Predicted 3D model of a 370-nucleotide RNA (Bacterial RNase P class A) from a Rhodocyclaceae bacterium.
It is recorded under the gene name rnpB.
Model confidence (mean pLDDT): 76 of 100.
Rfam family: Bacterial RNase P class A. Rfam links the family to the GO terms dimeric ribonuclease P complex, tRNA processing and ribonuclease P activity.
RNA sequence: GAAGUUCGCCAGGCAAUCGCUGUGCGCUACCGCGCAUGGAGGAAAGUCCGGGCCCCGCAGAGCAGGAUGCCGGCUAACGGCCGGGCGUCGUGAGACGACGGAAAGUGCAACAGAGAACAGACCGCCGAUGGCUCCGCAAGGAGAUCAGGCAAGGGUGAAACGGCGAGGUAAGAGCUCACCGCAGGACUGGAAACAGGACUGGCACGGCAAACCCCAUCCGGGGCAAGGCCAAAUAGGGGAGCGCCAACGUGGCUCGCGUUGCUCCCGGGUAGGCUGCUAGAGCUUCACGGCAACGUGUCGCCCAGAGGAAUGAUUGCCCCGCCAUCGCGAGAUGGCGCGACAGAACCCGGCUUAUCGGCGAACUUCCCUU
Repeated sequence: GAAGUUCGCCAGGCAAUCGCUGUGCGCUACCGCGCAUGGAGGAAAGUCCGGGCCCCGCAGAGCAGGAUGCCGGCUAACGGCCGGGCGUCGUGAGACGACGGAAAGUGCAACAGAGAACAGACCGCCGAUGGCUCCGCAAGGAGAUCAGGCAAGGGUGAAACGGCGAGGUAAGAGCUCACCGCAGGACUGGAAACAGGACUGGCACGGCAAACCCCAUCCGGGGCAAGGCCAAAUAGGGGAGCGCCAACGUGGCUCGCGUUGCUCCCGGGUAGGCUGCUAGAGCUUCACGGCAACGUGUCGCCCAGAGGAAUGAUUGCCCCGCCAUCGCGAGAUGGCGCGACAGAACCCGGCUUAUCGGCGAACUUCCCUU
C1' cells in the first nucleotide's frame, strides 16, 4: 500500500421565523393567553421467542398438543447471550451448525445401475480343479472357455458392505502383514462436553429421526380493546312513600293482593371522563470480582406519554455525496440531492428483517521499502 475478518459507535450541524403537544408557574372576562421546560429509534418495524404487570375456574395430577435438544456459565426468564468441545468451510483472522437416540420398533431411498441392506456380476480377471480340442509312446505341454472361481479394475449412483501399500494367489479376497480408519478399552488430562491412549479384535453394527417414533427438560388460558374507579340522557330492574281516587285481574261479594299513575332512593350497564401510563430487571461515572456474558458497591441523572393519535414546515450558512467547467496538482466556481431505512401507543430482555454514508479499535493474508 492492497484485500479482508471481528467488535463497537454515529445516523447531518447551527441559527431565525411560524406551528403541534406534555408538564410547571402566572394571568383570566374561564374561550384561552403568556413565560419556562420536555418531545421517536437503532431498529420505534415483524409480532417470532422470553418475562414483568393484570384478569380468569388460583392452575395439583394424567392424556393430547407444542417447543427445545453437545457441555458449563449468565439471567427475572428465554428458543437469548458468553466461554468451551466436536464437525464442516476458509491460506488465515474467522464463519456456520435442530450438534440427544439408527444393536426399542415401524418405515423410506425417485432415476441410473448387475446389485440399495443380512445385496450383487453388465464389462472385466482367472480357468488352479473337473470336462473339451490339439501335440506327444509317455511324463507332460499348448489352446479355447462348458461347468466353475473372483470381486482387483471399469461403469451406475447422493450412497456399492473399510481405505491404501506389500505379501500371497490360477485370478482374487483382512486370506496375511504395516499404516490409517472402525469396535472394545486399562489408564491419563479435564468440573463437563471431550481429548489422548498401552493393549485387544481382522471388521461386525451402512444412510435418513427439519420420516413416524423413543428419551430428557419446559409450557394453565387470555391479554392494556388486560384491569380498576366515577358516571349522564333514554329504556328497563329493585325498594319506600303518596293516592287509596279511578280502571283492570283474582274472587260469589267485601277486605286484601297484583298491575297501571306520581315522588324519592338504590344498584347494574351504555355514552363520556379519570386511571392503569411511565422512576424502571432504568440510564450513567468510577472501583472491585470474572477470560467473558454478567454481578456487587458507588457518584450523578430523570430521559415522549399522545390517544384518531403531537414530535412538523420554511429560509440562510456550514458538512456530505454526485455532475459540469477551470487547474499539472492541492483545490476553486456553479448546479443538483435536500441527504439511508424508517415513525412510539403498557413496559422491559432478545431474535429476525430494512438501512445512504462515515468513524474507531484489535487482528489476518499478500506486495513493496528499510